[in-house]
RNA sequence: CGCGGGGUAGAGCAGCCCGGCAGCUCGCCAGGCCCAUAACCUGGAGGUCGUGGGUUCAAAUCCCACCCCCGCAA
Numbered sequence: 001c002g003c004g005g006g007g008u009a010g011a012g013c014a015g016c017c018c019g020g021c022a023g024c025u026c027g028c029c030a031g032g033c034c035c036a037u038a039a040c041c042u043g044g045a046g047g048u049c050g051u052g053g054g055u056u057c058a059a060a061u062c063c064c065a066c067c068c069c070c071g072c073a074a
Stems, first nucleotide, its partner, number of pairs: 002072006010026004020057001028044005050066005
């Protein structure tokens, strides 16, 4: 250099194909329940969707380039 997979909240992931409110579980914070803790219930905070550019009324999603991680081949 070639091929494939991946990068989305603190962690693990879905959403992408087919553009239209950025979500799930755990974790964290507060409250409820309880003699108390765990469990359970309710609410909340937390996101430049790897980076830059393009297309579009609108991009995590489509197009281009690049960066990083894993694997295969050489």
Molecule: transfer RNA
Organism: Patescibacteria group bacterium